[in-house]
Context: one part of a larger RNA
RNA sequence: UCACGGUUAAGGAACUAGGCAAAUUAGUCUCGUAACUUCGGGAAAAGAGACACCACAGCAAUGUGGUCGCAGAGAAAUGGCCCUGGCGACUGUUUAUCAAAAACACAUGGCUAUGCUAAAUCGAAAGAUGGUGUAUAUGGCCUGACACCUGCCCGGUGCUGGAAGGUUAAGAGGAGAUGUCAUCCGCAAGGAGAAGCAUUGAAUUGAAGCCCCAGUAAACGGCGGCCGUAACAAUAACGGUCCUAAGGUAGCGAAAUUCCUUGUCGGGUAAGUUCCGACCUGCACGAAUGGUGUAACGAUCUGGGCGCUGUCUCAACCGUGAGCUCG
Numbered sequence: 001u002c003a004c005g006g007u008u009a010a011g012g013a014a015c016u017a018g019g020c021a022a023a024u025u026a027g028u029c030u031c032g033u034a035a036c037u038u039c040g041g042g043a044a045a046a047g048a049g050a051c052a053c054c055a056c057a058g059c060a061a062u063g064u065g066g067u068c069g070c071a072g073a074g075a076a077a078u079g080g081c082c083c084u085g086g087c088g089a090c091u092g093u094u095u096a097u098c099a100a101a102a103a104c105a106c107a108u109g110g111c112u113a114u115g116c117u118a119a120a121u122c123g124a125a126a127g128a129u130g131g132u133g134u135a136u137a138u139g140g141c142c143u144g145a146c147a148c149c150u151g152c153c154c155g156g157u158g159c160u161g162g163a164a165g166g167u168u169a170a171g172a173g174g175a176g177a178u179g180u181c182a183u184c185c186g187c188a189a190g191g192a193g194a195a196g197c198a199u200u201g202a203a204u205u206g207a208a209g210c211c212c213c214a215g216u217a218a219a220c221g222g223c224g225g226c227c228g229u230a231a232c233a234a235u236a237a238c239g240g241u242c243c244u245a246a247g248g249u250a251g252c253g254a255a256a257u258u259c260c261u262u263g264u265c266g267g268g269u270a271a272g273u274u275c276c277g278a279c280c281u282g283c284a285c286g287a288a289u290g291g292u293g294u295a296a297c298g299a300u301c302u303g304g305g306c307g308c309u310g311u312c313u314c315a316a317c318c319g320u321g322a323g324c325u326c327g
Base pairs, nucleotide, nucleotide: 001322002321003320004319005318006317007316008315010313011312014311019308027051028050029049030048031047036041038145052067053066054065055064056063057062068072080306081305082304083303085301086300087298088297092104093103109142110141111140112139113138114137120129121128122127146293147292148291149290151223152222153221156220157219158216159215160214161213162212165211166210167209171205172204176200177199178198179197180196183192184191185190224242225241226240227239228238251285252282263279264278265277266276267275
């Protein structure tokens, strides 16, 4: 000096990103116990008191009297507590070996497919899972207890439906064309050319799809701008105009979302970029990509307080082991 363990005057978080670490608390019995609440909880809330031994009485529980110590749950083991907010309802699950969470799951709700040789999935197939199940079932997608709710847009993309119309493949069809050629014409060169064979090939016909017409947002998604106006000023219930498929409703809002920003006001502190309550100018909240609340719960995150302490002012001492030298 390091590691581990222990003690400490006065102060008591002044330490620090942060009470990290340590300390406090702790058992049993009795009393007592708030807001809030889904009436179950919250709750061991909080906060107090008692606890040993001896004698006597009593069957006993227990009662009465007495004794000692600094200390009677005499050691060990054995909750610190409260207030406030965010997130997630909860118990669970997860990155074996840097992340345990607000992530995943979850009960609930919804949409969607599927009538059974089901849909879906694996497999060239046979076959199997689904399921020895049958729509109160099974698969897919989203949401995520509960309470109050879940607005507008179907123009785009997707999905579903649509006996018409347009477009459209192979195939069917075969008008016509071309090659060859018996034969014919011609003195010749050359020309015409049936059947057959061959090469092509127009009209016509021809499904789904696409176009088209509807529906559908708890499908993917989207949810405006400019100008003017009230008898101070400010603001604009009101008016005008442009664009759109429709222009963001309820609720919430400097928020796990706010750039400007340490916004402004209030609270808490002597002093507060954090925190809580408001305001609304929402750069860029918003309704099952769910919105807003919410008791209980959480090795969760944020802020504050009481208690407690070597975290600190500021360091000291003790114990054990290592460090050093020789081997």